The prediction has a mean pLDDT of 87. The part of an RNA shown here (large-subunit ribosomal RNA, domain IV) has 347 nucleotides and comes from Proteiniphilum sp.

[in-house]
Context: one part of a larger RNA
RNA sequence: UCACGGUUAAGGAACUAGGCAAAAUGGUCCUGUAACUUCGGGAGAAAGGACGCCUUCUCCAUUAGGGGAGGGCCGCAGAGAACAGAUUUGGACGACUGUUUAUCAAAAACACAAGGCUAUGCGAAUUCGAAAGAAGCGGUAUAUAGUCUGACACCUGCCCGGUGCCGGAAGGUUAAGGGGAGGGGUUAGCAUUGGGGAUUCGUCUUCGAUGCGACGCUCCGAGCUGAAGCCCCGGUAAACGGCGGCCGUAACUAUAACGGUCCUAAGGUAGCGAAAUUCCUUGUCGGGUAAGUUCCGACCUGCACGAAUGGUGUAACGAUCUGAAUACUGUCUCAACCGUGAGCUCG
Numbered sequence: 001u002c003a004c005g006g007u008u009a010a011g012g013a014a015c016u017a018g019g020c021a022a023a024a025u026g027g028u029c030c031u032g033u034a035a036c037u038u039c040g041g042g043a044g045a046a047a048g049g050a051c052g053c054c055u056u057c058u059c060c061a062u063u064a065g066g067g068g069a070g071g072g073c074c075g076c077a078g079a080g081a082a083c084a085g086a087u088u089u090g091g092a093c094g095a096c097u098g099u100u101u102a103u104c105a106a107a108a109a110c111a112c113a114a115g116g117c118u119a120u121g122c123g124a125a126u127u128c129g130a131a132a133g134a135a136g137c138g139g140u141a142u143a144u145a146g147u148c149u150g151a152c153a154c155c156u157g158c159c160c161g162g163u164g165c166c167g168g169a170a171g172g173u174u175a176a177g178g179g180g181a182g183g184g185g186u187u188a189g190c191a192u193u194g195g196g197g198a199u200u201c202g203u204c205u206u207c208g209a210u211g212c213g214a215c216g217c218u219c220c221g222a223g224c225u226g227a228a229g230c231c232c233c234g235g236u237a238a239a240c241g242g243c244g245g246c247c248g249u250a251a252c253u254a255u256a257a258c259g260g261u262c263c264u265a266a267g268g269u270a271g272c273g274a275a276a277u278u279c280c281u282u283g284u285c286g287g288g289u290a291a292g293u294u295c296c297g298a299c300c301u302g303c304a305c306g307a308a309u310g311g312u313g314u315a316a317c318g319a320u321c322u323g324a325a326u327a328c329u330g331u332c333u334c335a336a337c338c339g340u341g342a343g344c345u346c347g
Base pairs, nucleotide, nucleotide: 001342002341003340004339005338006337007336008335010333011332014331019328027051028050029049030048031047036041038151052073053072054071055070056069057068058067059066060065074078086326087325088324089323090322091321092320093318094317098110099109114149115148116147117146118145119144120143126135127134128133152313153312154311155310157243158242159241162240163239164236165235166234167233168232171231172230173229177225178224182220183219184218185217186216189212190211191210192209193208194207195206196205197204198203244262245261246260247259248258271305272302283299284298285297286296287295
């Protein structure tokens, strides 16, 4: 010096990001127990008292044991050791018990009961598989699947213009296919023409060049016909999502119930609000403190809350997060001493 353990005057969180760690509380019986509340809880709330040993009487049981009324004794200490709740209070989030990153995260994340929407009539939808087949299910809409919200209470506003989904089928557009007007290529042949050969001078034959060109084969190909989809017409937001600006106005001032105007599919309703959301910001006011960037209550100027991507509350619950208090303490003022082990020195 380090690790572990113990004690400490006076003070008692002044320590620190933060009471981290430690201390304190602790058993049984009796008394007693608030706000709030979903009437179950909260609650072991909180706050108090008793507790050993000897002995007399008595009750219940008559084995053990348990209860009551008295008297006495000892110690610093009677739940004599060990085991063995600290408590109160404000707020946030999540209703709750549960689940989770085996090995840095246990939570406000996931799940949950409950609520909604959508699909599905059974050879179901959905899922796996190339198929056969299987799960769904030896189930049948009080079922199964998908998706969102997340107990409970009060509620859940407006917008269907965009995207999606559902329905519709008149019209427009539209593929392969059908169709085949027409056109191109090829050439049997024909015409014109050049050279050679033969010739009875009429022509015949051969090698080319140019033009036309039947049938066949082949290539291209217009009109016309041709489904869903898209365009189109409706519906739908607990579907994805969205929910304005400027100017003026009241007999102090300020503000604007009111008016004007532009734009939009519609312009944010109830409730909440410097919030797990507020940049400016330590906003302003109040509370608590001697002193409070945190905390609580308000205000509303919401940079950039807002209604099942749920809004606002809420008893109970939480190894959650955050503020305050009592008790308690070596966390600290400020350090000291003791014990065990290691380190260190010598051998």
NCBI's taxonomy places the organism under Bacteria, Pseudomonadati, Bacteroidota, Bacteroidales, Proteiniphilum.
The full RNA is in RNAcentral, with records from ENA.
It matches the Rfam family "Bacterial large subunit ribosomal RNA". Gene Ontology terms of the family: structural constituent of ribosome and ribosome.